[in-house]
Molecule: transfer RNA
Organism: Fimbriimonadaceae bacterium
RNA sequence: GCCGCUGUAGCUCAGUUGGUAGAGCAAAGGACUGAAAAUCCUUGGGUCGCCGGUUCAAGUCCGGCUGGCGGCACCA
Numbered sequence: 001g002c003c004g005c006u007g008u009a010g011c012u013c014a015g016u017u018g019g020u021a022g023a024g025c026a027a028a029g030g031a032c033u034g035a036a037a038a039u040c041c042u043u044g045g046g047u048c049g050c051c052g053g054u055u056c057a058a059g060u061c062c063g064g065c066u067g068g069c070g071g072c073a074c075c076a
Base pairs, nucleotide, nucleotide: 001072002071003070004069005068006067007066010025011024012023013022019056027043028042029041030040031039049065050064051063052062053061
């Protein structure tokens, strides 16, 4: 330098055909218990990497930039 994959909640990840963003774990509160653990109920938490474009509507499509992983190539 080229190619591929990837970036969504604190963590691990879904999100199918573009239609108003979710799960599990973790956290907080409660129930239960003599007290804990386990279990159950509830709640909070998001600029969907960044900037722009298309569209009535973008996590999803298009362009640029950028972080990570892998492969190839080049060089002394």